[in-house]
Molecule: c-di-GMP-I riboswitch aptamer
Organism: Desulfobacteraceae bacterium
RNA sequence: UAAUGAAAAAGCCAAACUGAUCGCGAGGUCGGGGCGGAAAAUCACGGGUCUUUUUUUGUAAGACGGCCGGAUUGCCAUU
Numbered sequence: 001u002a003a004u005g006a007a008a009a010a011g012c013c014a015a016a017c018u019g020a021u022c023g024c025g026a027g028g029u030c031g032g033g034g035c036g037g038a039a040a041a042u043c044a045c046g047g048g049u050c051u052u053u054u055u056u057u058g059u060a061a062g063a064c065g066g067c068c069g070g071a072u073u074g075c076c077a078u079u
Base pairs, nucleotide, nucleotide: 002079003078004077005076012037013036017032018031019030020029021028022027035066041072042071043070045069046068047067048064049063050062051061052060
């Protein structure tokens, strides 16, 4: 540097559900929890899904990165 992720280790993240809280909502944050994860790290770039109150209903404004792809970075082990 490249490939791989069967077994192991060290840490890391944290689904459902749940307490509090914020938001119209999709959902977010903190705590509990732990189904799982080598990118379940970062970036809304392409696609997808979802939301939008009194007005605006669509070339609009948002949500999801633990839906798929892409880009960038990266732990451990083996070769």